The RNA shown here (transfer RNA) has 82 nucleotides and comes from Hydrothermarchaeales archaeon (SeqCode). The RNAcentral record of the sequence draws on ENA. Taxonomically the source falls in Hydrothermarchaeales (SeqCode) (Archaea, Methanobacteriati, Candidatus Hydrothermarchaeota, Hydrothermarchaeia (SeqCode)). Its mean pLDDT, the model's own confidence on a scale to 100, is 81. Rfam family: tRNA. About the family: Transfer RNA (tRNA) molecules are approximately 80 nucleotides in length.
RNA sequence: GUCGGGAUAGCCAAGCCUGGUAUGGCGCCGGCCUGCUAAGCCGGUGGCGAGAGCCGCGUGGGUUCAAAUCCCACUCCCGACG
Numbered sequence: 001g002u003c004g005g006g007a008u009a010g011c012c013a014a015g016c017c018u019g020g021u022a023u024g025g026c027g028c029c030g031g032c033c034u035g036c037u038a039a040g041c042c043g044g045u046g047g048c049g050a051g052a053g054c055c056g057c058g059u060g061g062g063u064u065c066a067a068a069u070c071c072c073a074c075u076c077c078c079g080a081c082g
Base pairs, nucleotide, nucleotide: 001081002080003079004078005077006076007075010026011025012024013023020065027045028044029043030042031041032040046055047054048053058074059073060072061071062070
């Protein structure tokens, strides 16, 4: 230099092809159970905000009524080739 894969909540992943409310697990918080723990069960859990609401899928643009998803450029990680 060329090509391929990847970047999504504290952590791990799904969703992307086919645009329409940010999904699951772990962890964490609260409760139930227990003499007390563990295990199990129930509820909650991205950020800001008093609230209404606003923002968020590596970064910056573009297309669209609407973008994690489509298009362009770029950054970082892994691999193959030269």